Description:
Predicted 3D model of an 84-nucleotide RNA (transfer RNA) from a Clostridia bacterium. The sequence was found in a public genome assembly. The prediction has a mean pLDDT of 81. The organism belongs to Clostridia, within Bacteria. It matches the Rfam family "tRNA".

[in-house]
RNA sequence: GGGAUAGUGGCGGAACUGGCAGACGCACAGGACUUAAAAUCCUGCGAGGUAACACUCGUAUCGGUUCGAUUCCGAUCUUUCCCA
Repeated sequence: GGGAUAGUGGCGGAACUGGCAGACGCACAGGACUUAAAAUCCUGCGAGGUAACACUCGUAUCGGUUCGAUUCCGAUCUUUCCCA
């Protein structure tokens, strides 16, 4: 230099013939239980915004196609592998 592969909440990891993003697990926080803890059970857990809701944004980054993009197309960045 060429080709392939992957990039999603704090972490792992789903959702891919375009149609509710974050299932499920771990971690964490609050509560129940306990003399106290562990285990177990319940609830919550991206960002902005709100008194609380609402609402808006969010799939490596920037664009494009489309009524609609994590998914398709282009460029860029990074990981791993192959070829030279």